[in-house]
A computed fold for a 477-nucleotide part of an RNA from an uncultured marine bacterium, annotated as small-subunit ribosomal RNA, 3' major domain. Rfam family: Bacterial small subunit ribosomal RNA. The full RNA is in RNAcentral, with records from ENA.

Context: one part of a larger RNA
RNA sequence: UGACGGGGGCCCGCACAAGCGGUGGAGCAUGUGGUUUAAUUCGAGGCAACGCGAAAAACUUUACCAGGUCUUGACAUCCUGCGAACUUUCUAGAGAUAGAUUGGUGCCUUCGGGAACGCAGUGACAGGUGCUGCAUGGCUGUCGUCAGCUCGUGUCGUGAGAUGUUGGGUUAAGUCCCGUAACGAGCGCAACCCUUGUCCUUAUUUGCCAGCACAUAAUGGUGGGAACUGUAAGGAGACUGCCGGUGACAAACCGGAGGAAGGUGGGGACGACGUCAAGUCAUCAUGGCCCUUAUGACCAGGGCUACACACGUGCUACAAUGGAGCGUACAGAGGGUUGCUAAGCCGCGAGGUGGAGCCAAUCCCACAAAACGUUUCGUAGUCCGGAUCGAAGUCUGCAACUCGACUUCGUGAAGUCGGAAUCGCUAGUAAUCGUGAAUCAGCAUGUCGCGGUGAAUACGUUCCCGGGCCUUGUACA
Numbered sequence: 001u002g003a004c005g006g007g008g009g010c011c012c013g014c015a016c017a018a019g020c021g022g023u024g025g026a027g028c029a030u031g032u033g034g035u036u037u038a039a040u041u042c043g044a045g046g047c048a049a050c051g052c053g054a055a056a057a058a059c060u061u062u063a064c065c066a067g068g069u070c071u072u073g074a075c076a077u078c079c080u081g082c083g084a085a086c087u088u089u090c091u092a093g094a095g096a097u098a099g100a101u102u103g104g105u106g107c108c109u110u111c112g113g114g115a116a117c118g119c120a121g122u123g124a125c126a127g128g129u130g131c132u133g134c135a136u137g138g139c140u141g142u143c144g145u146c147a148g149c150u151c152g153u154g155u156c157g158u159g160a161g162a163u164g165u166u167g168g169g170u171u172a173a174g175u176c177c178c179g180u181a182a183c184g185a186g187c188g189c190a191a192c193c194c195u196u197g198u199c200c201u202u203a204u205u206u207g208c209c210a211g212c213a214c215a216u217a218a219u220g221g222u223g224g225g226a227a228c229u230g231u232a233a234g235g236a237g238a239c240u241g242c243c244g245g246u247g248a249c250a251a252a253c254c255g256g257a258g259g260a261a262g263g264u265g266g267g268g269a270c271g272a273c274g275u276c277a278a279g280u281c282a283u284c285a286u287g288g289c290c291c292u293u294a295u296g297a298c299c300a301g302g303g304c305u306a307c308a309c310a311c312g313u314g315c316u317a318c319a320a321u322g323g324a325g326c327g328u329a330c331a332g333a334g335g336g337u338u339g340c341u342a343a344g345c346c347g348c349g350a351g352g353u354g355g356a357g358c359c360a361a362u363c364c365c366a367c368a369a370a371a372c373g374u375u376u377c378g379u380a381g382u383c384c385g386g387a388u389c390g391a392a393g394u395c396u397g398c399a400a401c402u403c404g405a406c407u408u409c410g411u412g413a414a415g416u417c418g419g420a421a422u423c424g425c426u427a428g429u430a431a432u433c434g435u436g437a438a439u440c441a442g443c444a445u446g447u448c449g450c451g452g453u454g455a456a457u458a459c460g461u462u463c464c465c466g467g468g469c470c471u472u473g474u475a476c477a
Base pairs, nucleotide, nucleotide: 001477002476003474004473005472007471008470009469010468011467012466013465015461016460019425020424021423022422023421026316027315028314029313030312031311032310033309034307035306042053043052064302065301067299068298069297070296073125077124078123079121080120081119082118083117086103089100090099091098092097107114108113127291128290130289131288132287136285137284138280139279140278141276143274148187149186150185151184152183153182154163155162156161167178168177169176193268194267195266196265198236199235200234201233202232203231204230208225209224212223213222214221239262242256243255244254245253246252318418322377323376324375325374326373327372334365335364336363339358340357344353345352346351384415389410390409391408392407393406394405395404431453432452433451434450435449436448437447
């Protein structure tokens, strides 16, 4: 000087408390461990691994396994020879591949040849998701959006170092003020950026319709309009600016006015010096080591989907604030030409048929659901719950056996609110309801977005956890 303390002081955070809803019990989904297996490819491991890499494992993917094959190679550059490239058909085979066969003679040219491509050959080489993340780059997690981490000059100290950065106030903040052997400065904080909340101006279609007309069974449907809503460009607006009080006359804090918004208005992007030899050699790049008729490459099949069990994360429930039937209203944000697919018709339904429109503020996906009105059920393993199984189907796709999703009929398991323990959340939040997208042929209870309905509680900081500053002890570095 740090680190540590079941030392002290001050302060903060859904850290506790106050509340609301869960997990832990059930069934299923998914990840992991374990076990099994020819293989169940590999990585991730307290917080910070475990719906994680994987924003899609039937084949492919795929790295794994057994089998069948290849050896200048599936991919790149160079050299030599032949042939344009390309294409048709047949045979064998699981295919990779092997054999036979048809058409075709193109482009440039100094007529030597050349360019692109294919086949064969030679060797230089290719190739490796093989090892080492403890050799590395890059990227990322974490402490933590915590308020810290440092430097120059000066001064003090023999020196390591100290000071500044401590102190008194204050703040979300090393934020600001005052004091001060310090005076300044840098990286962080804040602001500048995006979005949302109010208003103004401009623009007015595909969006809008107040006033004036027309037309209709009805509809901005039509003429027209530029008011309103919206859309999207530019501005305004919030700064403790104003008032009162407290305070050291300071910084600031408390209350108020005006205002759509008030003291960082809400949300996002943004992550200092560093810590964990944290994670990743399997995104990529890369040193070293290793393989080179195989640890490389191709093929069809299987596996990654196994199942006495254990754990994590979720979904659905156990019901009446509910289930079921009928009627009926209101979103936002997205996607669409290899695409979204309307009306109509067929089917109980998944879906089929059909083909209008749309490169989309125009058309389509696309009926939002909970809510509301009404009827029924009457506390029961039930008109709750839907696992499991049987049968029949639909769709995608060469192909749904291993191993897809969905529909209909039947079947109707566990489950009556969950031990010890444990998680999330402070407001348009929790809870609850639907909806879209990426991936994608198909496959979502996952992920990332979107809106609808919409709470309770916070006395307080004694205690648990994590963190910041000062101080103290130490046989630790």